This is a predicted structure of a 691-nucleotide part of an RNA (large-subunit ribosomal RNA, domain II) from Methylomirabilis sp. (SeqCode).
The RNAcentral record of the full RNA draws on ENA.
Its mean pLDDT, the model's own confidence on a scale to 100, is 86.
NCBI's taxonomy places the organism under Bacteria, Bacteria candidate phyla, Methylomirabilia (SeqCode), Methylomirabilales (SeqCode), Methylomirabilis (SeqCode).
[in-house]
Context: one part of a larger RNA
RNA sequence: GCCGGCGAGUUACUUGUACGCAGCAAGGUUAAGCCGCGAGGCGGAGCCGUAGCGAAAGCGAGUCCGAAUAGGGCGAUUGAGUUGCGUGCAGUAGACCCGAAGCCAGGUGAUCUACCCCUGGCCAGAGUGAAGUGCCGGUAACACGGCAUGGAAGCUCGAACUCAUCACGGUUGAAAACGUGUGGGAUGAGCUGGGGGUAGGAGUGAAAGGCCAAUCAAACCUGGAAAUAGCUGGUUCUCCCCGAAAUAGCUUUAGGGCUAGCCUCGCAACGUAAGUGGCGGAGGUAGAGCACUGGAUGAGCUAGGGCUCUCACAAGGGUACCAAACUCAACCAAACUCCGAAUGCCGUCAACUGGAAUUGCGGGAGUCAGACUGUGGGGGCUAAGCUCCAUGGUCGAGAGGGAAACAGCCCAGACCACCAGCUAAGGUCCUGGAAUGCAGGCUAAGUGGGAAAGGAUGUCAGAUUACUUAGACAACCAGGAGGUUGGCUUAGAGGCAGCCAUCCUUUAAAGAGUGCGUAACAGCUCACUGGUCAAGUGUUCUGGCGCCGACAAUGUAACGGGGCUCAAGCCUGCUACCGACGCUGUGGGAUCUCGUUCGCUUCGGCGAAUGGGAUCGGUAGGGGAGCAUUCUGCAGUCAGUGAAGCCGGACGGUAACGACCGGUGGAGAGUGCAGAAGCGAUUAUGCCGGC
Numbered sequence: 001g002c003c004g005g006c007g008a009g010u011u012a013c014u015u016g017u018a019c020g021c022a023g024c025a026a027g028g029u030u031a032a033g034c035c036g037c038g039a040g041g042c043g044g045a046g047c048c049g050u051a052g053c054g055a056a057a058g059c060g061a062g063u064c065c066g067a068a069u070a071g072g073g074c075g076a077u078u079g080a081g082u083u084g085c086g087u088g089c090a091g092u093a094g095a096c097c098c099g100a101a102g103c104c105a106g107g108u109g110a111u112c113u114a115c116c117c118c119u120g121g122c123c124a125g126a127g128u129g130a131a132g133u134g135c136c137g138g139u140a141a142c143a144c145g146g147c148a149u150g151g152a153a154g155c156u157c158g159a160a161c162u163c164a165u166c167a168c169g170g171u172u173g174a175a176a177a178c179g180u181g182u183g184g185g186a187u188g189a190g191c192u193g194g195g196g197g198u199a200g201g202a203g204u205g206a207a208a209g210g211c212c213a214a215u216c217a218a219a220c221c222u223g224g225a226a227a228u229a230g231c232u233g234g235u236u237c238u239c240c241c242c243g244a245a246a247u248a249g250c251u252u253u254a255g256g257g258c259u260a261g262c263c264u265c266g267c268a269a270c271g272u273a274a275g276u277g278g279c280g281g282a283g284g285u286a287g288a289g290c291a292c293u294g295g296a297u298g299a300g301c302u303a304g305g306g307c308u309c310u311c312a313c314a315a316g317g318g319u320a321c322c323a324a325a326c327u328c329a330a331c332c333a334a335a336c337u338c339c340g341a342a343u344g345c346c347g348u349c350a351a352c353u354g355g356a357a358u359u360g361c362g363g364g365a366g367u368c369a370g371a372c373u374g375u376g377g378g379g380g381c382u383a384a385g386c387u388c389c390a391u392g393g394u395c396g397a398g399a400g401g402g403a404a405a406c407a408g409c410c411c412a413g414a415c416c417a418c419c420a421g422c423u424a425a426g427g428u429c430c431u432g433g434a435a436u437g438c439a440g441g442c443u444a445a446g447u448g449g450g451a452a453a454g455g456a457u458g459u460c461a462g463a464u465u466a467c468u469u470a471g472a473c474a475a476c477c478a479g480g481a482g483g484u485u486g487g488c489u490u491a492g493a494g495g496c497a498g499c500c501a502u503c504c505u506u507u508a509a510a511g512a513g514u515g516c517g518u519a520a521c522a523g524c525u526c527a528c529u530g531g532u533c534a535a536g537u538g539u540u541c542u543g544g545c546g547c548c549g550a551c552a553a554u555g556u557a558a559c560g561g562g563g564c565u566c567a568a569g570c571c572u573g574c575u576a577c578c579g580a581c582g583c584u585g586u587g588g589g590a591u592c593u594c595g596u597u598c599g600c601u602u603c604g605g606c607g608a609a610u611g612g613g614a615u616c617g618g619u620a621g622g623g624g625a626g627c628a629u630u631c632u633g634c635a636g637u638c639a640g641u642g643a644a645g646c647c648g649g650a651c652g653g654u655a656a657c658g659a660c661c662g663g664u665g666g667a668g669a670g671u672g673c674a675g676a677a678g679c680g681a682u683u684a685u686g687c688c689g690g691c
Base pairs, nucleotide, nucleotide: 001691002690003689004688005687006686011093012092013091015090016089017088018087019086020085021084022083023082024081027048028047029046033042034041035040052059053058062074063073064072065071096234097233099231103224104223105222106221107220108219114198115197116196117195118194119193120192121191122190123188125157126156127155128153132149133148134147135146136145137144161185162184163183166181167180168179169178200216203211204210237626238625239624240623241622242621247260248259249258250257251256261367262366263364264363265362266361267360268359269358272357274353275352276351277349278348279347280346281345287339288337289336293333294332295331297329298328299327300326302323304322305321306319307318308317309316310315370395371394372393373392374391375390376389377388378387379386400411401410402409415588416587417586418585420584421583422582426578427577428576429562430561431560435575437574438573439572440571441570442569448564454548455547458545459544460543461542462541463540465538466537467536475532476531477530478529479528481505482504483503486500487499488498511526515524516523589616590615591614592613593612594611595610596609597608598607599606600605627680629677630676631675632674633673634672635671637669638668645664646663647662648661649660651658652657
């Protein structure tokens, strides 16, 4: 891991409560106990009800407070209970099952290990050479020096022994701590044998919370004990109806609870709710505004201040400075408002729609982590698949179609069946169902099929203004002159370094000069003019679609792909088609409801058949109806002419399941009606067994 078996809402209580059924009923009922083989009988103590009020004495349809015959509170005037059985839920118990870490009590452990006590054992070899001593030197004597001797030391090197530094291996190991190499100590606070001692909040500890039998921030065993677990996991057959919540308040509360909200079941009530419409209300949001409160710009006017002048005793003048108030203009505000919607909300009318969707009481719940998306906002960065509110939707608990794939987006709410039809969103070249459809435009970028500020004679459409057959724009031919080299400056300044001025003349036209150029001139060119040519040419603005801006990590990879260009892209209009579990058609089932008929009836209803209508997604959860297993009672059956079980089979039932036939098997097993449960398993890293 698989298979098989076992495995979780039980039982008790004369407990409480609600409902169902049954008995009796102003009453109902016994408990212990006694009698009896049993069934049953007896037993009225007690309990509940029939009256309440008061703390009570007590009084009583009243009573309490009170002086009260006043007032008020709670009652009566309105009568149904009680006992048993069953079921739901609750209480008390282990209380659906499994699961702690822990706490306490009594014991067992120092054959491991820590420390201590008693008594033994062990430490190859080599090195260094302390004190002391001897001799010699030396001293007044010491001291001191040399040589020898000597053999000290938690001394040195290094086996045994002991320890465990580093590396590698080992890591389902050879081993629940090892192996190999390397390394530390090795006469010492050394190592070690035997005997003995200290015990669980206690021991022992050269101290690491170490060690105390592979266990230690409190050992192990048994017991209290099924400790407790607001936590995790698991909780077993079927079908039918309804169907949530992830909010509020409070909470040593925040992943738990209680009450309310929302779900379900029962009973009851009112033409109840909801919508449209009419009428009447409350309100200060959006917007807007500046009348208030503040903010804020310019101008005017003008206190005050600054600077400055005359001057300093005051005072006066000026001011392109700052600036209150005031005036004008244009603005800003969640905590501004002279104003002020749309919605929404409340009340009312009852016309229309509507058909229980409403409300009350009672039984049972679950929910208190919500998610994304549209809209209005707060927080944040007008960041987040962010966070917190409000208001819709969807998911949650919702399948189907679309969005390539994709809980929360778009379409649409699945009772069942169909090899029938119509549509929605979205689509109709191929993949791949359906127009290589029609009409008019646009795009050339594969834009479409990712992106900003910003940039650009892209292109299309519209507008604007100027020039233009008295010939424009572009191109080409020709002219582009004289005073004059204007004056100044300057080495020079001759249209063209710079400063000033910028006139006059000849002209078709020609600047005291547009650029290049020279040292300065020269030279080229432009403005301007004529000619050639021939019909449009410039400016500005608006809109449509494109262009650049454009860099990322395995591989095209920013249309799902192929591929697509008067489109298979974009905009506009039109027709057709495809397309879903939507709608229709046909057949079938169930629930609720209305009607009809029949049967039963305690006269309240109940059941059946039939016809019409509506409904039938569903998690937590509520309600209903059933299937199966084991045992029991009553009735009635089957079975060696073959029970159960097992294997196979094309049968019946909406399902749980139930028949029948054959084989196998070899002794018990069904059916009807009732009753009682150790009553249903793919999941608990479940338990036991087999493989």